Background: RNAcentral holds the sequence, with entries from MGnify. SAM riboswitch aptamer (S box leader) from Robertmurraya massiliosenegalensis, 101 nucleotides, folded computationally. The coordinates come from a structure-prediction model, not an experiment, and the mean pLDDT is 81.

RNA sequence: UCUUAUCAAGAGAGGUUGAGGGACUGGCCCGAUGACACCUCGGCAGCGGAAUAGUUGAUUCUGUGCCAAAUCCAGCAAGCAAGUUAGCUUGAAAGAUAAGA
Numbered sequence: 001u002c003u004u005a006u007c008a009a010g011a012g013a014g015g016u017u018g019a020g021g022g023a024c025u026g027g028c029c030c031g032a033u034g035a036c037a038c039c040u041c042g043g044c045a046g047c048g049g050a051a052u053a054g055u056u057g058a059u060u061c062u063g064u065g066c067c068a069a070a071u072c073c074a075g076c077a078a079g080c081a082a083g084u085u086a087g088c089u090u091g092a093a094a095g096a097u098a099a100g101a
Base pairs, nucleotide, nucleotide: 001101002100003099004098005097006096007095012041013040014039015038016037020030021029022028024075025074026073027072042067043066044065046064047063048062049061050060051059052058071094076091077090078089079088080087
C1' cells in the first nucleotide's frame, strides 16, 4: 500500500510529569479538582492462535487492541422535512482495530 470484517455494547485505580488533548478541518467538549504522555497494577472485549471437554457454542491460556462523550458530531453525494430553520435517513470518503497479501 491492497483485500476482507467490525466500529450506538463493554471496561480505571495509583505513581511520575506539568499544558495541552480529543487523527485532520469546523463545531462542541475534556483539562492545574492535573489533561496528554510514560510506568505499575487491574479490567473489557473483538479478531487471530493454542489447549480442554465435546458440538457449533463454552471455558482457559496467549498475540494484538482497547478502558470520556456513537469513530464525540459534521465534512462528500442522494433522498425526505422545514422555510428562517439547519433536522432525519441511506450510502460513500476519511480514520481506528484485527486477519491476510
Background
Rfam family: SAM riboswitch aptamer (S box leader). Rfam links the family to the GO term regulation of gene expression. On this family, see Grundy and Henkin, Mol Microbiol 1998: "The S box regulon: a new global transcription termination control system for methionine and cysteine biosynthesis genes in gram-positive bacteria". Taxonomically the source falls in Robertmurraya (Bacteria, Bacillati, Bacilli, Bacillaceae).